[in-house]
Molecule: transfer RNA
Organism: bacterium
RNA sequence: GGGGAUAUAGCUCAAUUGGUUAGAGCCACCGACUCAUAAUCGGAAGGUUGUAGGUUCAAGUCCUACUAUCCCCA
Numbered sequence: 001g002g003g004g005a006u007a008u009a010g011c012u013c014a015a016u017u018g019g020u021u022a023g024a025g026c027c028a029c030c031g032a033c034u035c036a037u038a039a040u041c042g043g044a045a046g047g048u049u050g051u052a053g054g055u056u057c058a059a060g061u062c063c064u065a066c067u068a069u070c071c072c073c074a
Stems, first nucleotide, its partner, number of pairs: 001073007010026004019057001029043004050066005
């Protein structure tokens, strides 16, 4: 220098070939249980879907550029 993959909650991951309010598990928090802790059970909270644009009635999803990480080629 060329090509490819990934980016979604604090962490690990879903999201049906674009369509109802983006969900699950874990951690942490609150509560129940217990003399108490753990385990178990219940609850609530937590997201500008990497950044910026474009297409569309509608974008996590499609297109373009950029950023970060990883891989391959030279």